[in-house]
This record gives sequence, C1' cells and structure tokens, in this order.
RNA sequence: GGGCCCGUAGUCUAACCUGGUCAGGACAGGAGCCUCCGGAGCUCUAGAUCCGGGUUCAAAUCCCGGCGGGCCCG
Repeated sequence: GGGCCCGUAGUCUAACCUGGUCAGGACAGGAGCCUCCGGAGCUCUAGAUCCGGGUUCAAAUCCCGGCGGGCCCG
C1' cells in the first nucleotide's frame, strides 16, 4: 500500500442482509418493598447506535469519506 471483518450504556449482546414501536435484553448502578442486618427475591428507575456527509417522508440499518481495532496479502 491492497483485501476482508468489526465498532450500539460501566460490561456483554439483539435489531443491520429485507429502512418504519420511545433502539430491546442480561449483568452492574440508583430507589423502594421484604429482612434484626445483609444477601436472595419482587417492583420501579437513569444511561448507548465511533465521527462527518449523502439518499429518503423516515437511517443503528443503504451509499461515500474518515477514525479506531482484528485477520490476511504484498
């Protein structure tokens, strides 16, 4: 330098191919119930689409560029 794959809360992950709910779930966090206290259990709750642009009524999803990571080739 070239090719392919990946990037979503503190962590892990679904939705992407086939655009359409308020972006869903688990763990962790906060509050409450329970308990002598804690844990477990139950209820409630805040938090995320790597960045920029394009297409579209509508983009996590499609297109372009960039950034970061991994694998392969030279």
Predicted 3D model of a 74-nucleotide RNA (transfer RNA) from a Thermoproteota archaeon. It matches the Rfam family "tRNA". By type it is a transfer RNA. Gene Ontology term of the family: triplet codon-amino acid adaptor activity. From the family's description: Transfer RNA (tRNA) molecules are approximately 80 nucleotides in length. RNAcentral holds the sequence, with entries from ENA and MGnify.